[in-house]
RNA sequence: AGAGUCGACCAGAUGAUCGCUGCCGCGCAAGCGGGAGAGGAAAGUCCGGGCUCCACAGGACAGGGUGCCAGGUAACGCCUGGGCGGAGAGAUCCGACGGAAAGUGCCGCAGAAAAGAUACCGCCUAAGCCCCUCGGGGCCGGUAAGGGUGAAAUGGUGCGGUAAGAGCGCACCGCGCAGCUGGCAACAGUUGUGGCAUGGUAAACCCCACCCGGAGCAAGACCAAAUAGGAAAGCUUGCACUUGUUGCAGUCUGUGGUCCGCAGGCGCUUUCGGGUAGGUUGCUCGAGGGAUGUGGUGACGCAUCCCCUAGAUGAAUGAUUAUCCACGACAGAACCCGGCUUAACGGUCGGCUCUCACC
Numbered sequence: 001a002g003a004g005u006c007g008a009c010c011a012g013a014u015g016a017u018c019g020c021u022g023c024c025g026c027g028c029a030a031g032c033g034g035g036a037g038a039g040g041a042a043a044g045u046c047c048g049g050g051c052u053c054c055a056c057a058g059g060a061c062a063g064g065g066u067g068c069c070a071g072g073u074a075a076c077g078c079c080u081g082g083g084c085g086g087a088g089a090g091a092u093c094c095g096a097c098g099g100a101a102a103g104u105g106c107c108g109c110a111g112a113a114a115a116g117a118u119a120c121c122g123c124c125u126a127a128g129c130c131c132c133u134c135g136g137g138g139c140c141g142g143u144a145a146g147g148g149u150g151a152a153a154u155g156g157u158g159c160g161g162u163a164a165g166a167g168c169g170c171a172c173c174g175c176g177c178a179g180c181u182g183g184c185a186a187c188a189g190u191u192g193u194g195g196c197a198u199g200g201u202a203a204a205c206c207c208c209a210c211c212c213g214g215a216g217c218a219a220g221a222c223c224a225a226a227u228a229g230g231a232a233a234g235c236u237u238g239c240a241c242u243u244g245u246u247g248c249a250g251u252c253u254g255u256g257g258u259c260c261g262c263a264g265g266c267g268c269u270u271u272c273g274g275g276u277a278g279g280u281u282g283c284u285c286g287a288g289g290g291a292u293g294u295g296g297u298g299a300c301g302c303a304u305c306c307c308c309u310a311g312a313u314g315a316a317u318g319a320u321u322a323u324c325c326a327c328g329a330c331a332g333a334a335c336c337c338g339g340c341u342u343a344a345c346g347g348u349c350g351g352c353u354c355u356c357a358c359c
Stems, first nucleotide, its partner, number of pairs: 001355010012324007020037002023034004039330001043341002046339005051216004063212005068082005083097001084095004098207002103205002105201003120147002122143003128139004155173006174196001175194008220281004230272006237249004241244001250266006288307008325328001
């Protein structure tokens, strides 16, 4: 210098004017003054917890989730460190990474055969039988080394062995089992032994271990109109009964100039309780932030000091303008917090790796 990798951070800047939502001060009030006002993801609502209400002796079943080991944490499916496997030259990155010799299921196409087997092309003719022109051929058979199919073919490589072959034998590797050593552990190393036994698939059923009660701030709590309905008391037209949305009478209203007739109505006041609209609260001081010290490889913990940093409810966080530049992405709180995932212009700083050149 170039290429890469990991981590932290910024998210147009400065001013003027006019607004919007809380808070504080002054003022009887109108109002005036001061100060605060979105994010790294506020998003998706996918996990975990706080908080609230409901349920609940405890346990089990069902159902759901998690799944190498150790640690961190309020908790987690998160994070840190480690192991194993994979990618890379490396820094570094990725991994649902328990069990397939408990059982069941499934394994398309191709292929002889897809799980306790088989033989398409091949290889062989030792043993037995037959023929023979004595070279051999056929039958009965053996075999799985080679070819071929497939994502995968019943351990791999080599030597021996054999008619040809085969863990048939041996060495090494792999695998299983047992011991020893190191490590908290996952696991690694090593020794002995077995002699191939154990194909794959568990984001198929299943088995094993551990975890999980349900609903959510529209949770929940408080105050509390009008109308209708409920309860009680008092007052209020009469009589009758079958005690009612009853009958007759009475009275009121409408129709009508009036009467008859016809149609409709017959209670009022006070108190109480539930509850709707509406309002208040929950509501932002919290597993909070910063600095320093300290323990730890680290996630993180502890101590001291300092700081207060949106809280709306049709829902504020904006508009106009001036100057400048690198011309500004994704996107906006709604109970709170810890994560994950997804989206995204441009830029700053630092650690580390590789290559090249020079000293």

Model confidence (mean pLDDT): 75 of 100. This is a predicted structure of a 359-nucleotide RNA (Bacterial RNase P class A) from a Solemya pervernicosa gill symbiont. The organism belongs to sulfur-oxidizing symbionts, within Bacteria. The gene name in the source record is rnpB. Rfam family: Bacterial RNase P class A. By type it is a ribozyme.